[in-house]
Transfer RNA from Williopsis jadinii, 73 nucleotides, folded computationally. The same sequence occurs in records of 5 taxa.
RNA sequence: GCUUCACUAGCUCAGUCGGUAGAGCGUCAGUCUCAUAAUCUGAAGGUCGACAGUUCGAACCUGCCGUGGAGCA
Numbered sequence: 001g002c003u004u005c006a007c008u009a010g011c012u013c014a015g016u017c018g019g020u021a022g023a024g025c026g027u028c029a030g031u032c033u034c035a036u037a038a039u040c041u042g043a044a045g046g047u048c049g050a051c052a053g054u055u056c057g058a059a060c061c062u063g064c065c066g067u068g069g070a071g072c073a
Stems, first nucleotide, its partner, number of pairs: 001072007010025004019056001027043004049065001051063003
């Protein structure tokens, strides 16, 4: 330099026939206990890597840029 894959909550990942974003773990509060942990209940937390384009509507389609991985040279 070229090709290709990934980027969504603090972490690991779903969601990709375009229609108002989810799980597990973690965190916080409550429950329980003499107490801690575990259990159970609830809550907070993300404008989906950035910027544009298409569309009535984009996490999802297109372009470009960025970061990381793999392959080739």

It matches the Rfam family "tRNA". Its family is annotated with triplet codon-amino acid adaptor activity in the Gene Ontology. Its mean pLDDT, the model's own confidence on a scale to 100, is 83.